[in-house]
RNA sequence: GACUCUGUGGCCUAAUGGAUAAGGCACUGGUCUAUAAAACUAGAGAUUUUAGGUUCAAUUCCCAGCAGAGUUG
Numbered sequence: 001g002a003c004u005c006u007g008u009g010g011c012c013u014a015a016u017g018g019a020u021a022a023g024g025c026a027c028u029g030g031u032c033u034a035u036a037a038a039a040c041u042a043g044a045g046a047u048u049u050u051a052g053g054u055u056c057a058a059u060u061c062c063c064a065g066c067a068g069a070g071u072u073g
Base pairs, nucleotide, nucleotide: 001072002071003070004069005068006067007066010025011024012023013022018056027043028042029041030040031039049065050064052062053061
């Protein structure tokens, strides 16, 4: 350089072109406890990597970048 795959909260993982983007861990408040942990309960946290295109509608499809991994020269 060429080709393939991946990119979604702090981390991990979902979402058939149509739901307020779902869940777990972690975090914060509360209950409980002498305190903490555990348990229960509530909550915050996502411009879905960037920019364009197709579409009534894009996390999803298309083009081009960026980052990472792999194969190959």

Transfer RNA from Coptis chinensis, 73 nucleotides, folded computationally. It matches the Rfam family "tRNA". Gene Ontology term of the family: triplet codon-amino acid adaptor activity. It is annotated as a transfer RNA. From the family's description: Transfer RNA (tRNA) molecules are approximately 80 nucleotides in length. Their secondary structure includes four short double-helical elements and three loops (D, anti-codon, and T loops). Model confidence (mean pLDDT): 80 of 100.